About this RNA: Predicted 3D model of a 528-nucleotide part of an RNA (small-subunit ribosomal RNA, 5' domain) from a Hydrogenophilales bacterium. It was read from a public genome assembly. The source organism's lineage runs through Bacteria, Pseudomonadati, Pseudomonadota, Hydrogenophilia and Hydrogenophilales. The prediction has a mean pLDDT of 86. Its Rfam family is "Bacterial small subunit ribosomal RNA". Its family is annotated with ribosome and structural constituent of ribosome in the Gene Ontology.
Context: one part of a larger RNA
RNA sequence: GAUUGAACGCUGGCGGCAUGCUUUACACAUGCAAGUCGAACGGCAGCAUAGGGAGCUUGCUCCCUGAUGGCGAGUGGCGAACGGGUGAGUAAUGCAUCGGAACGUGUCCUAGAGUGGGGGAUAGCUCGGCGAAAGCCGGAUUAAUACCGCAUAAGCUCUUAGGAGGAAAGCGGGGGAUCGUAAGACCUCGCGCUGUAGGAGCGGCCGAUGUCGGAUUAGCUUGUUGGUGGGGUAAUGGCCUACCAAGGCUACGAUCCGUAGCUGGUCUGAGAGGAUGAUCAGCCACACUGGAACUGAGACACGGUCCAGACUCCUACGGGAGGCAGCAGUGGGGAAUUUUGGACAAUGGGGGCAACCCUGAUCCAGCCAUGCCGCGUGCGGGAUGAAGGCCUUCGGGUUGUAAACCGCUUUCGACCGGGAAGAAAUGGUCAAAAUUAAUACCUUUGAUGGAUGACGGUACCGGUAUAAGAAGCACCGGCUAACUACGUGCCAGCAGCCGCGGUAAUACGUAGGGUGCGAGCGUUAAUC
Numbered sequence: 001g002a003u004u005g006a007a008c009g010c011u012g013g014c015g016g017c018a019u020g021c022u023u024u025a026c027a028c029a030u031g032c033a034a035g036u037c038g039a040a041c042g043g044c045a046g047c048a049u050a051g052g053g054a055g056c057u058u059g060c061u062c063c064c065u066g067a068u069g070g071c072g073a074g075u076g077g078c079g080a081a082c083g084g085g086u087g088a089g090u091a092a093u094g095c096a097u098c099g100g101a102a103c104g105u106g107u108c109c110u111a112g113a114g115u116g117g118g119g120g121a122u123a124g125c126u127c128g129g130c131g132a133a134a135g136c137c138g139g140a141u142u143a144a145u146a147c148c149g150c151a152u153a154a155g156c157u158c159u160u161a162g163g164a165g166g167a168a169a170g171c172g173g174g175g176g177a178u179c180g181u182a183a184g185a186c187c188u189c190g191c192g193c194u195g196u197a198g199g200a201g202c203g204g205c206c207g208a209u210g211u212c213g214g215a216u217u218a219g220c221u222u223g224u225u226g227g228u229g230g231g232g233u234a235a236u237g238g239c240c241u242a243c244c245a246a247g248g249c250u251a252c253g254a255u256c257c258g259u260a261g262c263u264g265g266u267c268u269g270a271g272a273g274g275a276u277g278a279u280c281a282g283c284c285a286c287a288c289u290g291g292a293a294c295u296g297a298g299a300c301a302c303g304g305u306c307c308a309g310a311c312u313c314c315u316a317c318g319g320g321a322g323g324c325a326g327c328a329g330u331g332g333g334g335a336a337u338u339u340u341g342g343a344c345a346a347u348g349g350g351g352g353c354a355a356c357c358c359u360g361a362u363c364c365a366g367c368c369a370u371g372c373c374g375c376g377u378g379c380g381g382g383a384u385g386a387a388g389g390c391c392u393u394c395g396g397g398u399u400g401u402a403a404a405c406c407g408c409u410u411u412c413g414a415c416c417g418g419g420a421a422g423a424a425a426u427g428g429u430c431a432a433a434a435u436u437a438a439u440a441c442c443u444u445u446g447a448u449g450g451a452u453g454a455c456g457g458u459a460c461c462g463g464u465a466u467a468a469g470a471a472g473c474a475c476c477g478g479c480u481a482a483c484u485a486c487g488u489g490c491c492a493g494c495a496g497c498c499g500c501g502g503u504a505a506u507a508c509g510u511a512g513g514g515u516g517c518g519a520g521c522g523u524u525a526a527u528c
Stems, first nucleotide, its partner, number of pairs: 001528004006524005013375006020367001021333001026331003030328003035078003040075002043071002047069003050065007085286003094211007103203003108199004113194003116150001118148002126139005156165003170191006178185002212258003219249003224246008261283004265276004288309005311322004339365001341364003347361001348359004378408004388399004412469001414464005422455001428448006472517005477498003483512005493500002
């Protein structure tokens, strides 16, 4: 000099854009952060509608009908493995770069094959029981895209190559003829379902190179190193196991100890390098502590399960409940770090045919000069160089064109008025194409007019009035730009280094003046 996720002191007008627990991975009150689908299902507690009945106060109450819109709880599907947080652990099962072969893959895309026929349960509801609660048990009964056989098998798996094994589910829209009392059969379209091959994206695994300090850590290792058989996995492999061999690593630093998430990057520097890893992005690890598996395409799973432990809470003492390193917020720690805000309008995610629902992701707003950037606090004229202050050689000098005074302007702020872009998709109507038996329906394309904004009456624009509401901080001995007076008298004090102060202190304190930076300025800490 540059820089900071800074803090402290003094001061503080406005705006834009960013950042904001670096410390106790300390403990957490409260609310919210993952749901959705009735176009899978039986149903119907509540709400609304319709019909019927009763009472009557004549427009209200009660009852019945799941009949309709819908829908609590429940079965089922998909999601909950994403998104969000933190950096404890980890010096290599990590990360970065470059390669590799022995793998998996829900949803999505492409191709081609199929979707036939049966069965038994169970939740819910209801009845009964136990319990303070959390919850649990029994009887009866019921549905499915839940579950299980049978048939079929292009391709698939196994194979002794003869053969053997193995799938599926329906739901919704529309409809001319035919059948049927009707439901519907039937046809067709869409969404699904099953199996196979390929792809995309994603993930698992292996290798090489690089990746902090310590030798006052020199030897380490027995599933250890390799082989064979077996097991296990989606897959290779001591990953596991039995047997066999005695290997493997190490001064090019093994092992041990300490420290640490890694990278793109960031800061500094002419560079080489040094330091660092907040925000943003990629990867990894963790989710009260330790361990384990289940479900699933995917987890050994932050807001799932089980076991153990510590802690907190409820209890009828028998037994139960919990996990903010999600967003806010509280206590504590600390020099120190924000609101228990708004909205799903946009972007994205989950579910759904869709409408839509959910989304503390996200977008916004709030707080803080924490940082960066921009603007303002006026501009021009004005010498009797006013008054006052300070200094003085008492002549004057300086503050100083500074003020007063005259003229002008009105940014920002104040008030008044107007007022966005961010929002065109989805949905409606029309037309065409495609499909089809079909001019239905659905889909695609085009046209058309319309709805939807948290921010926000915000940005921005126009108007009104007035110089009006807006300057401080540090320093002035040398380094280092900037000097005098008074007070003090090795005292009080200053100080980054040299050093000032013991009666004329440009170095302490105050004042006047000056210098530097400026809504900041200094100090402290830290890095180059």